[in-house]
Large-subunit ribosomal RNA, domain I from Candidatus Peregrinibacteria bacterium CG10_big_fil_rev_8_21_14_0_10_49_10, 538 nucleotides, folded computationally.
Lineage of the source: Bacteria > Bacteria candidate phyla > Candidatus Peregrinibacteriota.
Context: one part of a larger RNA
């Protein structure tokens, strides 16, 4: 030096473990905001830094239930004090005051939690000064001459829908048409939204509003027929519910024209609502039946936010530090899910099967009242049935559909129908057949997404599992942003009195403990490394 053993150190693999994650099922609720929010910032505890709670009534205040022998939250097991003990302690839980500044911020300002003003009351001064409360942005709508008054709006949302606007990378192995993608991204709106009661489909039986989900089907079809994009009928489930105008015609009213009858607008009332055509108009006959999604009240059930009761074992024997083990006798089970307890407990705790419960508040529900709505017949053919609409053209856009042989829908320009003997559609387009009635609105569930709560798992065990065993936390960056990491002493701190070296840190005795090589850098303690001893070889 090198080897190889041992010993010790250094480190934190691995085993076990989990107060943390993941993801599915289910049941409930579902916006919040000028009565100032989301989200802060600064207070706030006897000692209080951080999180939690709460606001100058500041871990709380007051009332209603529940519970209840202990409490003063958590990191924290600590000192002092306190508070309650059979019900005003504490706790959970309905309601309810309070609730600082900033923040949409709204008196003015303004580098957010500050800074300065006006009016009015109210206190206080002898008076000025001064202290407390209030109210004092904009804008839109409504009344009002006017001054002003009264109602709303704003600002929040990491997901879901919908509605306008609307990329690029990227693939096409390059790129332009295409894709990506109506997708990211901005704006509005809601608790869900959207959609919806056939001018729909079918195809010669025929079905009967929407919307979801399975298949039809990666199929017809569309494409630089490249890459790719992609249905629809129809079938089988979820959920189911249907209305109500406009116009004709009748009264009214005010208005306008008109010499007057009258005509015409406009507002309000009744009338009427459809395709097997269907209503006004004349005339016949009835006041019933049912519904009810709207709003009130009352009662009831059920759920929600707190809880309650609730079987069964042993002072026996062994092992142990300990019994939940191992023996020997027993029991309970509508309960042997699960958790704790000094080791594998149905019978020690908690609890679980089963059942009981709400003074207050909130919803689904059901009954009554109230309170809306709601019907046939016959004949004629005079009147109505949604017009710059349908459609056409010429350019876009949506439809799976890239213009194509392109039906159908929507939009800009230029045009432009019929009125029931009537229109629209079945994929160029014409007949015939068939079907359905546009140009006015409304609508609950089936459906998305969130939250809470129970449950559940061939999911994960600390370099895994959310980024986080908690953290958007230290750090980083001027900003936008961008982001870690660190779990385990013991069954209990019984966390080593005391003595001894040592400035101390440490160590050595001794003490606790089953174990102290479990000593707080604490279970287990690989390995790379390092160090010592001791052997062999240079």
């Nucleotide at each position: 030096c090198g080897c190889a053993u041992u010993g010790c150190a250094u480190g934190g693999a691995u085993g076990c473990c989990u107060c943390g994650a993941c993801u599915c099922u289910g049941u409930a609720c579902u916006c919040c905001u000028a009565u100032g929010a989301a989200g802060g910032a600064c207070g706030u505890g006897g000692c209080c830094a951080g999180c939690u709670g709460c606001g100058a009534u500041a871990a709380g205040c007051c009332u209603c239930g529940g519970u209840a022998a202990g409490c003063c939250g958590c990191u924290a097991g600590g000192c002092a004090g306190g508070c309650g003990u059979u019900a005003u302690a504490a706790c959970c839980g309905g309601g309810g005051a309070u609730u600082u500044c900033c923040g949409a911020a709204u008196g003015a300002g303004g580098a957010a939690a500050c800074u300065c003003c006006a009016u009015c009351u109210u206190c206080g001064u002898u008076a000025u000064g001064g202290a407390a409360g209030a109210u004092g942005a904009u804008c839109c709508c409504g009344c009002g001459c006017a001054a002003g008054c009264g109602g709303g709006a704003a600002g929040g949302u990491c997901a879901c829908u919908c509605u306008g606007c609307g990329a690029a990378c990227u693939g096409a192995a390059a790129c332009a048409u295409c894709u990506c993608a109506g997708u990211a991204g901005c704006a509005g709106a809601g608790g869900a939204a959207a959609a919806g009661a056939a001018a729909u489909c079918a195809a010669a039986u025929g079905a009967g509003a929407u919307u979801c989900c399975c298949a039809a089907a990666g199929u017809a079809g569309u494409g630089g027929c490249g890459a790719g994009c992609g249905a629809a009928a129809u079938g089988g489930g979820a959920a189911c519910a249907g209305g109500c105008u406009a116009a004709a015609c009748c009264c009214c009213a005010c208005u306008a024209u008109u010499u007057a009858c009258u005509u015409g607008g406009u507002g309000g009332g009744g009338g009427g609502u459809u395709g097997u055509a269907g209503g006004a108009c004349u005339c016949c006959g009835a006041u019933a039946u049912c519904u009810g999604a709207u709003u009130g009240u009352u009662u009831c059930u059920c759920u929600a936010u707190a809880g309650g009761c609730g079987a069964a074992c042993g002072a026996c024997c062994c092992u142990g530090g300990a019994a939940c083990g191992g023996g020997c006798g027993g029991c309970c089970a509508a309960a042997g899910u699960g958790g704790g307890u000094g080791a594998g407990a149905g019978c020690c705790c908690c609890g679980u099967a089963g059942u009981c419960g709400a003074a207050a508040u909130a919803g689904c529900g059901a009954a009554a009242c109230a309170c809306a709505g709601u019907a046939g017949g016959a004949a004629g053919u005079u009147c109505c049935u949604g017009a710059g609409u349908a459609g056409g053209a010429u350019c876009g856009g949506a439809c799976a559909c890239g213009u194509g042989a392109a039906a159908u829908c929507c939009g800009g320009u230029c045009u432009g129908a019929a009125u029931c003997u009537g229109g629209g559609u079945g994929g160029a387009c014409c007949a015939c057949c068939a079907u359905c009635c546009a140009a006015g609105c409304c609508u609950a569930a089936a459906c998305a997404g969130g939250u809470a709560c129970a449950g559940a798992g061939a999911u994960c065990u600390a370099u895994a599992g959310c980024g986080a065993a908690u953290a958007g936390u230290a750090c980083c960056g001027c900003g936008a942003g961008g982001g870690a990491a660190c779990g385990g002493u013991g069954a209990a701190a019984a966390g080593u009195a005391c003595c001894c070296c040592g400035a101390a840190a440490g160590g050595g005795g001794g003490a606790u403990g089953a174990a102290a090589u479990a000593g707080a850098c604490c279970c287990u303690g690989a390995a790379a490394u390092g160090u010592a001893a001791u052997g062999c070889g240079u």
The prediction has a mean pLDDT of 80.